[in-house]
Molecule: Bacterial RNase P class A
RNA sequence: UAGCAAGGGGGCUCUAUCGCUGCAUACUUUUAGUAUGAAGAGGAAAGUCCGAGCAAUAUAGAGCACCGUUCUUUUUAAUUGAAAGAUCUUCGUGAGAGGAUAGUAGCGCAGAAGAAAAUAACCGCCAUUGGCUCAUCAUCGGUGGUAAGGGUGAGAAGGUGGUGUAAGAGACCACCAGCGUAGGUAGUGAUAUCGACGGCUGUGUGCCUAACGGAUUGCAAGACCAUGUAAACCAGUGUUUAAGGGCUGCUCGCCUAAGCUGGAGGGUAGGUUGCUAAAGAGUAGAGGUGACUCUACUAUUAGAUAGAUGAUAGAGAAUCUUUUUUAGAUUACAGGACUCGGCUUAUACCCCUUGCUUUUUU
Numbered sequence: 001u002a003g004c005a006a007g008g009g010g011g012c013u014c015u016a017u018c019g020c021u022g023c024a025u026a027c028u029u030u031u032a033g034u035a036u037g038a039a040g041a042g043g044a045a046a047g048u049c050c051g052a053g054c055a056a057u058a059u060a061g062a063g064c065a066c067c068g069u070u071c072u073u074u075u076u077a078a079u080u081g082a083a084a085g086a087u088c089u090u091c092g093u094g095a096g097a098g099g100a101u102a103g104u105a106g107c108g109c110a111g112a113a114g115a116a117a118a119u120a121a122c123c124g125c126c127a128u129u130g131g132c133u134c135a136u137c138a139u140c141g142g143u144g145g146u147a148a149g150g151g152u153g154a155g156a157a158g159g160u161g162g163u164g165u166a167a168g169a170g171a172c173c174a175c176c177a178g179c180g181u182a183g184g185u186a187g188u189g190a191u192a193u194c195g196a197c198g199g200c201u202g203u204g205u206g207c208c209u210a211a212c213g214g215a216u217u218g219c220a221a222g223a224c225c226a227u228g229u230a231a232a233c234c235a236g237u238g239u240u241u242a243a244g245g246g247c248u249g250c251u252c253g254c255c256u257a258a259g260c261u262g263g264a265g266g267g268u269a270g271g272u273u274g275c276u277a278a279a280g281a282g283u284a285g286a287g288g289u290g291a292c293u294c295u296a297c298u299a300u301u302a303g304a305u306a307g308a309u310g311a312u313a314g315a316g317a318a319u320c321u322u323u324u325u326u327a328g329a330u331u332a333c334a335g336g337a338c339u340c341g342g343c344u345u346a347u348a349c350c351c352c353u354u355g356c357u358u359u360u361u362u
Base pairs, nucleotide, nucleotide: 002357003356004355005354006353007352008351009350010349012316013315014314015313016312017311018310020040021039023037024036025035026034027033028032042333046344047343049342050341051340052339053338054218055217056216057215061252062251063250064249066214067213068212069211070210071085072084073083074082075081086101087100088099089098090097091096102209103208106207107206108205109204110203122150123149124146125145126144127143128142129141130140131139158176159175160174161173162172163171177201178200179198180197181196183194184193185192186191222273223272224271225270233263234262235261236260237259244256245255246254247253281298282297283296284295285294286293287292317331318330319329320328321327
């Protein structure tokens, strides 16, 4: 100088006029209206993916099914979340950015190529025997042994070197790799590392198994009030020997219980509450690598219900372009609905801190 990586913050400002919503006060013509005052959306409010608070079933439960998690330690109200690490592995020159993680007793699959994907023999190597030949060699067969060499393949029965053999082979030996057994050292631990003994030795993947956890429905959950009708009519079935309903997807069990099923027809869907003081927010200090925890102080916050902060004018700020006098354009993603904690996704532009690569100069 030019790029890159990780973390954090901001994301338009001010003035004037008019307008919107709830609250407080006052007045009025009190169904409602007028005036004044202070106040009035986010870092993701989005997605609805996960967890919980809260509410109801409801007075409990057990088993099965179904779903989820699974390396270690920590954190939290809780989680399949978050922080820090371990081992294996992918991308990048690098700073860094990802992915996976319990078990193998059993069962299954691995296309195509190849003789064969774990009781293997295509080409080969060795021994023996037969034919042809005067005979040997060569060549064409049979029987037995072999897995060292070659080929196919992602992978072919651990690797290299030797001994040995008719030819070979962990058959045996030395050194390695993996695995197993019992140990030392470091660490809270997952693990790492060191030697000893053992000749034992192919992978991947799905089902399955083990341990732990999970009741269901969700604010359109629930609770209360007011108004009206048809608490009626027809048919079937039943009435304490428990049908039906609920917990619950199934079984047992428990609770409740005179209704239930079908038909035709009538009335209503209005108001209040739940509804905002929360595991909440901000500032400071202390502890911790960190997520986070503890202590003290400060402030008082939208609560709508067809759903509330918009419009106009002027002046600035930032960015880009330009004729660099000046003029023009742009200013992101986007708006609560019970509350909170996470995850994921979208985002013009600007600022701060730390680190990596490269160029030039001293």